[in-house]
c-di-GMP-I riboswitch aptamer from Desulfosporosinus youngiae, 110 nucleotides, folded computationally. Its Rfam family is "c-di-GMP-I riboswitch aptamer". Rfam describes the family as follows. GEMM was predicted in a large-scale screen for bacterial structured RNA regulatory elements. Genes associated with GEMM are involved in a diverse array of functions, including chemotaxis regulation, signal transduction, secretion and chitin. The RNAcentral record of the sequence draws on ENA, Rfam and Ribocentre.
RNA sequence: GUUCGGUUGGUGUAAACUUUGUAAAAGCAAAGGGCGCUAAAGUCAUGGGUCUAAGGCUAUUGGAAGCUGUCAACGCACUUCGAAUUUGCUAUGAUCGCCAGGCUACAAGC
Numbered sequence: 001g002u003u004c005g006g007u008u009g010g011u012g013u014a015a016a017c018u019u020u021g022u023a024a025a026a027g028c029a030a031a032g033g034g035c036g037c038u039a040a041a042g043u044c045a046u047g048g049g050u051c052u053a054a055g056g057c058u059a060u061u062g063g064a065a066g067c068u069g070u071c072a073a074c075g076c077a078c079u080u081c082g083a084a085u086u087u088g089c090u091a092u093g094a095u096c097g098c099c100a101g102g103c104u105a106c107a108a109g110c
Base pairs, nucleotide, nucleotide: 006110007109008108010106012037013036017032018031019030020029021028022027035097042103043102044101046100047099048098049095050094051093055090056089057088059086060084061083063081064080065079066078068077069076070075
């Protein structure tokens, strides 16, 4: 001097929570805040996991219209349409500070 390992710091980042904005929601962004992390808590939703369910499908409820069946009629059944503080499923929405993988990538002392 170089490399590897350990350790203490630097530096960087910033959980919960609060405010504002945004989104259907999960979440995200900014400011405050600081639980942690620090060689990848940098980056990429590629695989798995997790969160959400606008839309879609499904079930339920009640409404309108229609022909048919039954009926004297009402009504009931059937079909179609659109609705809901409702049920279940679903990602094309999120999360890399859940894991794996790809890409990139500081540094002082002992």